[in-house]
Predicted 3D model of a 510-nucleotide part of an RNA (small-subunit ribosomal RNA, 5' domain) from an uncultured bacterium. The coordinates come from a structure-prediction model, not an experiment, and the mean pLDDT is 84. The full RNA is in RNAcentral, with records from ENA and SILVA.

Context: one part of a larger RNA
RNA sequence: GGACGAACGCUGGCGGCGUGCUUAACACAUGCAAGUCGAGCGAGGUUUAUCUGACCUUCGGGUCAGAGACGAUCGAGCGGCGAACGGGUGAGUAACACGUGAGAAACCUGCCUUGGAGAUCGGGAUAAGCCGGGGAAACCUGGUCUAAUACCGAAUGUCCUCAUCUGGUCGAAUGACCGUUUGAGGAAAUGGUCCGCCGCUCCAAGAGGGUCUCGCGGCCUAUCAGCUUGUUGGUGAGGUAACGGCUCACCAAGGCGAUGACGGGUAGCUGGUCUGAGAGGACGAUCAGCCACACUGGGACUGAGACACGGCCCAGACUCCUACGGGAGGCAGCAGUGGGGAAUCUUGCGCAAUGGGCGAAAGCCUGACGCAGCAACGCCGCGUGGGGGAUGACGGCUCUCGGGUUGUAAACCCCUUUCAGCAGGGACGAAAAUGACGGUACCUGCAGAAGAAGCUCCGGCCAACUACGUGCCAGCAGCCGCGGUAACACGUAGGGGGCGAGCGUUGUCC
Numbered sequence: 001g002g003a004c005g006a007a008c009g010c011u012g013g014c015g016g017c018g019u020g021c022u023u024a025a026c027a028c029a030u031g032c033a034a035g036u037c038g039a040g041c042g043a044g045g046u047u048u049a050u051c052u053g054a055c056c057u058u059c060g061g062g063u064c065a066g067a068g069a070c071g072a073u074c075g076a077g078c079g080g081c082g083a084a085c086g087g088g089u090g091a092g093u094a095a096c097a098c099g100u101g102a103g104a105a106a107c108c109u110g111c112c113u114u115g116g117a118g119a120u121c122g123g124g125a126u127a128a129g130c131c132g133g134g135g136a137a138a139c140c141u142g143g144u145c146u147a148a149u150a151c152c153g154a155a156u157g158u159c160c161u162c163a164u165c166u167g168g169u170c171g172a173a174u175g176a177c178c179g180u181u182u183g184a185g186g187a188a189a190u191g192g193u194c195c196g197c198c199g200c201u202c203c204a205a206g207a208g209g210g211u212c213u214c215g216c217g218g219c220c221u222a223u224c225a226g227c228u229u230g231u232u233g234g235u236g237a238g239g240u241a242a243c244g245g246c247u248c249a250c251c252a253a254g255g256c257g258a259u260g261a262c263g264g265g266u267a268g269c270u271g272g273u274c275u276g277a278g279a280g281g282a283c284g285a286u287c288a289g290c291c292a293c294a295c296u297g298g299g300a301c302u303g304a305g306a307c308a309c310g311g312c313c314c315a316g317a318c319u320c321c322u323a324c325g326g327g328a329g330g331c332a333g334c335a336g337u338g339g340g341g342a343a344u345c346u347u348g349c350g351c352a353a354u355g356g357g358c359g360a361a362a363g364c365c366u367g368a369c370g371c372a373g374c375a376a377c378g379c380c381g382c383g384u385g386g387g388g389g390a391u392g393a394c395g396g397c398u399c400u401c402g403g404g405u406u407g408u409a410a411a412c413c414c415c416u417u418u419c420a421g422c423a424g425g426g427a428c429g430a431a432a433a434u435g436a437c438g439g440u441a442c443c444u445g446c447a448g449a450a451g452a453a454g455c456u457c458c459g460g461c462c463a464a465c466u467a468c469g470u471g472c473c474a475g476c477a478g479c480c481g482c483g484g485u486a487a488c489a490c491g492u493a494g495g496g497g498g499c500g501a502g503c504g505u506u507g508u509c510c
Base pairs, nucleotide, nucleotide: 001510002509003508004507006506007505008504009503010502013382014381015380016379017378018377019375020374021340026338027337028336030335031334032333035081036080037079040078041077044074045073046072047071050067051066052065053064054063055062056061088293089292090291098217099216100215101214102213103212104211107210108209109208112206113205114204115203116202117201118200120154121153122152123151129144130143131142132141133140134139159186160185161184162183163182166179167178168177169176170175191198192197219265220264221263226256227255228254231253232252233251234250235249236248237247238246268290269289270288271287272283273282274281275280295316296315297314298313299312318329319328320327321326346372348371349370350369354368355366356365357364358363385415386414387413388412395406396405397404398403419451421446422445423444424443425442429437454499455498456497457496458495459480460479461478465494466493467492468491469490475482476481
């Protein structure tokens, strides 16, 4: 000098764009953050045309009660898809975690795209409902009834997998490819419909995604020198989507290490950011990619996908409810609270846009997101007026008492109106409808210099000097050093320098 997710002191007009718990991965009141589909399914509630009965009647009809089609609507239930995304955090991790480059032993892939083939015949349940029982509750339980794109069986077998008979081609060979026989195994929802379609099953290929393997690369420590028994390899088996000590039995005795094993410390990694002429050094907030985690530890279930933040089970700590028998919970989602701290925001608006889930669609949901609010936290832009105006007012300060200086500064004259203010108009963002932002941006008009300047320094480094006070006191200070009676260094004043809605200080990095 530059930089900052900064903090502190004094000060503070406006706007745009960003950024905002670096500490306790501390504990959390409350609300919201993941639903959706009636074009998969049955029953129920409400409502309605209409019907029946009673009553009233001005004979038109009205009121009440019951029943009630198509339909509409409501909230549960069965079923499907989603909930593995999106959002948060950085605890752990020195590791194939990340970055980069190669790969496939072997691989998986819902939804989507392309192509091909198929969808035959049956069956038994169950939730909801109804009738009961238990419990304070959470909830548990018995009987009975019913549906499906829920579940099960059989058939078919284009096709696929495994085994098997056999032929051909290639190859040194394990074998590879093409054809073929037999056996075993493996599908479906002829469902829905508003008749347009939407769906179901199998196979092949693709796209996108995921698993896995290897080379190389990036912290400190030798005051850590030896480490290792599933350890290193083999055979076989199991297991997995798949290779593999991944696991197991047996066999061998290996494997790693001063090119730093093993141990200890620290740490999410990267694109990047800051600095620097560069080489390098430091960092890894915001944004983007990957990883890991979800009160702590462990486990699996479901599923195309999880060992699953707002799922389940067990254990633990903590909090809450209880009728004491037993139950409920997990903000490192968005707001918000307490606590910690030098320190970090609103319990806001909207799904209008973009994106996501479900749905044929209308649409519903979406604290993702879009916006607004707060904060000079940062960067950028603008303003606080412009011109004229005295051998120069008053006042202040100083003085050699003549003057000097503040100072064109003010007054005064002329002018302008950005920004803020007031009034009127008023968008783009949206493709027909639909705008939270928002009567916002922007445009026009109006009034009046009006509403808007501070902070720090002045001994040298370093730009800017005098007076008074103080008297090694009070104090200053980044270093050198100032202060003990004439202090340009302390305090105040005047003056001056620097920067300016900021200016200084502190911290950290280059």